The prediction has a mean pLDDT of 83. Transfer RNA from a Microcaldota archaeon, 72 nucleotides, folded computationally. Taxonomically the source falls in Microcaldota (Archaea, Nanobdellati). It matches the Rfam family "tRNA". The family's RNA type in Rfam is transfer RNA. Its family is annotated with triplet codon-amino acid adaptor activity in the Gene Ontology.

RNA sequence: GGGCCAGUAGAUCAACGGUAGAUCGCUGCCUUCGCAAGGCAGAGGCUGGGGGUUCGAAUCCCCCCUGGUCCA
Numbered sequence: 001g002g003g004c005c006a007g008u009a010g011a012u013c014a015a016c017g018g019u020a021g022a023u024c025g026c027u028g029c030c031u032u033c034g035c036a037a038g039g040c041a042g043a044g045g046c047u048g049g050g051g052g053u054u055c056g057a058a059u060c061c062c063c064c065c066u067g068g069u070c071c072a
Stems, first nucleotide, its partner, number of pairs: 001071007010024004018055001026042005048064005
């Protein structure tokens, strides 16, 4: 320098172009003398950044950034 893959909640990951979810974690309540486990509820996202296409983009296209991997 070039090819490919990945980037979404605090963490690990989902998500046909049509309301962005799960598990763990966190907070509150129930339960306990108290804790843990368990049950119920809740908070938490400008989907890495910028453009474009579209009625509508996490998703499709282009550029850039970061990480991984392969080639040179």